[in-house]
Context: one part of a larger RNA
């Protein structure tokens, strides 16, 4: 390179925005540069293929003829692809009218619980475990009323449920402020799709500066269990865990399944909207449209299974795979305060 190929076998970049590039809806016209056709010029010779002749054949070799090029030149064709101009609306986008929602950011605020601390009552135990013991309590614990402080989370709704690119997101309330959905089809008129580098977002743990600190809690420190127990179980507990600014840049970032658009039988739930048919209301019950499950026709797959939310038939773009190990290492580069990260190998050996 041709080829196959990425759900679980090696393979979808976590996740999005968009330059560059790639590909493009319908229709009418111009060119006529891909792209098609004729004519001329070149396409050395040798080789190649047909014809024939020389070496008793052959191989080799003489001689004729043909083919052969992303080539030029110049007439020409106009389907298609490109370019240039005019429409056009189904693409995509907007405006009006509705609507759902733990979608981000901020301010503030409430309730229950744990913890601490003050006072009251109160007397010997409490916790904790499989079972104990370490702990804590006569300096008055626990338990139980009453005041007070701080802090972190938000029972029950709660859902198989909403939201959001993606990570994620849940007490209430105000403020700023993102997308999504449905109606009418009224506006633009192709303005679109995807995207190498880029850039921006990005759990948790971990860094820096300062703050906070109830609770839980790596480290540690006791106590049991065991041979042993650097551990599962228990009592304590430091960093974190919480807050603001900064960084870092990974993950089983998972639907292990990249976006986008067309197409292909069904049947059942369910959140969100519109029509209609019904009512005092609601429910119900028809139809559509997005969203979100389960089962399933055909296909489809090694099987598992998937199946209009495709892993089914297809375009058009991009990531990415190439036996296991050695290795997500080394070295070089790069970025990082470090911790690391990104990019990435060989020898060797099965």
């Nucleotide at each position: 390179u041709u080829g196959g190929g990425c759900g679980u076998a090696a393979a979808g970049g976590g996740c999005a925005c968009g330059c560059a590039g790639g590909c493009g809806g319908u229709u009418c016209u111009g060119c006529a540069a891909g792209u098609c056709g004729g004519a001329c010029g070149u396409g050395a010779a040798a080789g190649c293929c047909c014809c024939u002749g020389g070496c008793u054949u052959a191989a080799c070799u003489g001689g004729g003829g043909g083919a052969g090029g992303u080539c030029g030149u110049u007439c020409g064709a106009g389907a298609c692809u490109g370019c240039g101009g005019g429409g056009c609306u189904u693409g995509a986008g907007g405006u009006c009218g509705g609507g759902a929602g733990a979608g981000g950011g901020g301010u503030g605020u409430g309730g229950a619980a744990u913890u601490c601390c003050c006072g009251g009552u109160g007397u010997a135990g409490u916790g904790g475990u499989g079972g104990a013991a370490u702990g804590c309590g006569u300096a008055g614990a626990g338990a139980u009323c009453g005041g007070g402080a701080g802090g972190a989370a938000c029972a029950c709704c709660a859902g198989u449920g909403g939201c959001g690119a993606a990570g994620g997101c849940g007490g209430c309330a105000c403020c700023c402020u993102g997308g999504c959905c449905c109606g009418c089809a009224c506006c633009u008129g192709a303005c679109g799709c995807u995207g190498a580098g880029g850039u921006g977002c990005g759990a948790a743990a971990g860094c820096g500066u300062g703050g906070g600190g109830a609770g839980c809690g790596a480290a540690c420190g006791g106590g049991a269990u065991u041979a042993g127990a650097u551990a599962c179980c228990c009592c304590g507990g430091u960093a974190g865990u919480c807050c603001a600014c900064g960084c870092u840049g990974u993950a089983a970032a998972c639907g292990a399944u990249g976006g986008c658009g067309a197409c292909u039988g069904g049947g059942u739930g369910u959140g969100g909207g519109u029509g209609g048919u019904a009512u005092g209301a609601a429910a119900c019950c028809c139809a559509u449209c997005c969203g979100u499950g389960c089962c399933g026709a055909a296909g489809c797959g090694a099987a598992c299974g998937c199946g209009u939310u495709a892993a089914g038939u297809c375009g058009c773009c991009c990531g990415c795979c190439u036996g296991g190990g050695g290795a997500g290492u080394a070295c070089g580069g790069u970025c990082g305060c470090a911790a690391g990260g990104c990019u990435a190998a060989a020898a060797c050996u099965c």

Predicted 3D model of a 350-nucleotide part of an RNA (small-subunit ribosomal RNA, central domain) from a metagenome. Its mean pLDDT, the model's own confidence on a scale to 100, is 89.